[in-house]
RNA sequence: GGGGGCGUAGCUCAGCUGGGAGAGCGUGCGGUUCGCAUUCGCAAGGUCGGGAGUUCGAUCCUCCUCGUCUCCA
Numbered sequence: 001g002g003g004g005g006c007g008u009a010g011c012u013c014a015g016c017u018g019g020g021a022g023a024g025c026g027u028g029c030g031g032u033u034c035g036c037a038u039u040c041g042c043a044a045g046g047u048c049g050g051g052a053g054u055u056c057g058a059u060c061c062u063c064c065u066c067g068u069c070u071c072c073a
Stems, first nucleotide, its partner, number of pairs: 001072007010025004019056001027043005049065005
C1' cells in the first nucleotide's frame, strides 16, 4: 500500500427483503425474609463509531473516514 471481518445500553451480544431499537448480565427502586442471599416485578440507561448521499422513511443500501482483528505484499 491492497483485500476481508467487526464497531448497537456499563459488559457480552441479537436484530430486520429498509418502517416498533432489543435480550441476558449488571445498576436503582419495590415485593418476598427478622436480616442477607435466592427469586419475582418495575424503572433508568443508546447521536446503532463519525460524516455525506439515496429514499416518504436508514442500525440496514452507496461513498468517504476513524478504531480494532486478520490475510497478501
Record summary:
This is a predicted structure of a 73-nucleotide RNA (transfer RNA) from a Clostridia bacterium. NCBI's taxonomy places the organism under Bacteria, Bacillati, Bacillota, Clostridia. It matches the Rfam family "tRNA". It is annotated as a transfer RNA. The prediction has a mean pLDDT of 81.